[in-house]
Context: one part of a larger RNA
RNA sequence: UGACGGGGGCCCGCACAAGCGGUGGAACACGUGGUUUAAUUCGAUGCUACGCGAGGAACCUUACCAGGGUUUGACAUGUAGGAAGUAGUGCCCCGAAAGGGGUUACGACCAGUAUCCAAUCUGGAACUUACACAGGUGCCGCAUGGUUGUCGUCAGCUCGUGCCGUGAGGUGUUUCCUUAAGUGGAAGAACGAGCGAAACCCUCGCCCUUUGUUGCAACCUCGGCGAAAGUCGGGGGCACUCUAAGGGGACUGCCCGCGUUAAGUGGGAGGAAGGCGGGGACGACGUCAAAUCCGCAUGGCCCUUAUAUCCUGGGCUACACACGUGUUACAAUGCCUAUCACAGUGGGACGCCAAACCGUAAGGUGGAGCAAAUCUCAUAAAAAAUAGGCCCAGUUCGGAUUGAGGGCUGCAACUCGUCCUCAUGAAGUUGGAAUCGCUAGUAAUGGCGUAUCAGCUACGAUGCCGUGAAUACGUUCCCGGGCCUUGUACA
Numbered sequence: 001u002g003a004c005g006g007g008g009g010c011c012c013g014c015a016c017a018a019g020c021g022g023u024g025g026a027a028c029a030c031g032u033g034g035u036u037u038a039a040u041u042c043g044a045u046g047c048u049a050c051g052c053g054a055g056g057a058a059c060c061u062u063a064c065c066a067g068g069g070u071u072u073g074a075c076a077u078g079u080a081g082g083a084a085g086u087a088g089u090g091c092c093c094c095g096a097a098a099g100g101g102g103u104u105a106c107g108a109c110c111a112g113u114a115u116c117c118a119a120u121c122u123g124g125a126a127c128u129u130a131c132a133c134a135g136g137u138g139c140c141g142c143a144u145g146g147u148u149g150u151c152g153u154c155a156g157c158u159c160g161u162g163c164c165g166u167g168a169g170g171u172g173u174u175u176c177c178u179u180a181a182g183u184g185g186a187a188g189a190a191c192g193a194g195c196g197a198a199a200c201c202c203u204c205g206c207c208c209u210u211u212g213u214u215g216c217a218a219c220c221u222c223g224g225c226g227a228a229a230g231u232c233g234g235g236g237g238c239a240c241u242c243u244a245a246g247g248g249g250a251c252u253g254c255c256c257g258c259g260u261u262a263a264g265u266g267g268g269a270g271g272a273a274g275g276c277g278g279g280g281a282c283g284a285c286g287u288c289a290a291a292u293c294c295g296c297a298u299g300g301c302c303c304u305u306a307u308a309u310c311c312u313g314g315g316c317u318a319c320a321c322a323c324g325u326g327u328u329a330c331a332a333u334g335c336c337u338a339u340c341a342c343a344g345u346g347g348g349a350c351g352c353c354a355a356a357c358c359g360u361a362a363g364g365u366g367g368a369g370c371a372a373a374u375c376u377c378a379u380a381a382a383a384a385a386u387a388g389g390c391c392c393a394g395u396u397c398g399g400a401u402u403g404a405g406g407g408c409u410g411c412a413a414c415u416c417g418u419c420c421u422c423a424u425g426a427a428g429u430u431g432g433a434a435u436c437g438c439u440a441g442u443a444a445u446g447g448c449g450u451a452u453c454a455g456c457u458a459c460g461a462u463g464c465c466g467u468g469a470a471u472a473c474g475u476u477c478c479c480g481g482g483c484c485u486u487g488u489a490c491a
Stems, first nucleotide, its partner, number of pairs: 001491002003488003007485007015475002019438005026328008034319002042053002064314007073133001077132006088106002090103005109124004135303002138301003144297002146292003149288001151286001156195006162171003174187004201280004206248005212242001215238002219236007251274001254268005330431001334390006346377003351370002356365003397428001402423007444467007
């Protein structure tokens, strides 16, 4: 100087407490361990692995296994040589295919040379032989780059000059007040500065200007229907909503109290918004020889008739068991049936697919429109509301499992897809010890969209909108962190 302490002081955080909802019990889904296996490819392992890499394993993917092939190779560059009825296409044979063999039916490109013509000559491309080499998801993340996680959006980490100390080093960065903050104010052998914090950036909330179709529709007008209210269509219109570009707006600016006449803090006014207005992007010096050589790059080592590469089939989907993350429930604040209201983000050409018709349905037929503020996914929301049924039961709860019949995608659904209909109707009556999330448009709850994608194992991930709470006395305790101080046989 650090690190550590079941030392001390001060302070913070959904850390506890106060609340709300879960997990741990059930069934199923997914991941992991273990076991099994020819193979169950590999990696990730306290917090910071375990719905993680994977934003989609039937083949492919695919790296694993079995079997069958190829060896200048599936792919790149170069050198030297070769070849016209040649390369290739077709056909035949072996074969699961890959690949190999045969046959001769057809039969090759570009530029040039040459009087013209060329497949024949020259050069190139393509082919082939040989050699250099290719190739490796083989090993080392403890040889590395790059990227990422974590402490942590915590408030810290340093430098120049000066001063102090023999020196390591200290000071500044301490103390008091204050802040979300090493944020700011005051004191002080310090004075300044940098990286972080904040701000600058994006977005939401209010207002204004501009814009006016595909959006809007108050007002005027015309026409149809109607007794009227009104409604439909056309023409004016851009006021309103909205679209998407530019501005304004919030700064403790104003008032009162407290405070050192400071920084600031408590309250108030005005305001759409008030003291960081909400959310995002943004992550200092460093820590964990943290993660990744299987994204990519790269050093070394290793394989080179195989650890390369192609194909068929299988496996990654196994199953006494254990754990993690979820979904659906156990019901009456519920379930079922009917009626009925209100969104937003997005996607669409090998695509989204309307009307109409067929089918109980999944879906099929159909073909209008739309590279989309126009058409369409989607007459779409769902929870909500209204009416009726159920009457506390293993039930009109719950839906696993199994049987039968169908639909869709795709060369192909046996291993191993998803959806629909009918039947079947398991466990489960609120979950031990323990444990997790959340402080407001949050939790809880309801649906909708998207990426990946032929299809889907999505109950996952990531966005969107609807309904919409409770509680916080407080900091003694648990956990993590910051600053000062103290002890130490630790470095």
Small-subunit ribosomal RNA, 3' major domain from a metagenome, 491 nucleotides, folded computationally. The RNAcentral record of the full RNA draws on SILVA. Its mean pLDDT, the model's own confidence on a scale to 100, is 81.